This is a predicted structure of a 74-nucleotide RNA (transfer RNA) from a soil metagenome.
[in-house]
RNA sequence: ACCCCAGUAGCUCAGCUGGAUAGAGCACAUCGGUUCUAACGAUAUGGUCGGGGGUUCGAAUCCCUCCUGGGGUA
Numbered sequence: 001a002c003c004c005c006a007g008u009a010g011c012u013c014a015g016c017u018g019g020a021u022a023g024a025g026c027a028c029a030u031c032g033g034u035u036c037u038a039a040c041g042a043u044a045u046g047g048u049c050g051g052g053g054g055u056u057c058g059a060a061u062c063c064c065u066c067c068u069g070g071g072g073u074a
Stems, first nucleotide, its partner, number of pairs: 001073007010026004019057001029043004050066005
């Protein structure tokens, strides 16, 4: 330098045939529970879907560009 893969909640990930409010598990918080703690149960919080731009009635999803990480070729 070129090619491929990945980037979504604090962490691990799903969703990528574009369709209407963006989800799961764990963690954290509150409440219940217990003599206390834990297990367990309930509820809530938390995301400008890596940044920017474009296409579209509509974008996490398609296109362009940049950034970060990993792998490969020379």